[in-house]
RNA sequence: AGUCGUGUGGCCUAAUGGUCAUGGCGUCUCGCUCACACCGAGAAGAUUCCCGGUUCGAUCCCGGGCACGACUA
Numbered sequence: 001a002g003u004c005g006u007g008u009g010g011c012c013u014a015a016u017g018g019u020c021a022u023g024g025c026g027u028c029u030c031g032c033u034c035a036c037a038c039c040g041a042g043a044a045g046a047u048u049c050c051c052g053g054u055u056c057g058a059u060c061c062c063g064g065g066c067a068c069g070a071c072u073a
Stems, first nucleotide, its partner, number of pairs: 001072007010025003018056001027043005049065005
């Protein structure tokens, strides 16, 4: 330098063009306990990497950029 892949809550992850973006871990609150843990109930937490395009409608499709990874030189 080129080709390909990936980018979604603090971390991991689902979604295959259409209701309020899914679940787990973690965090917080309450219950339980002498207390902690476990367990039960509840809550908060996302500009879906950025800019533009297509579409009535984009996490999803297209173009460009950025970051990371693999390969080639």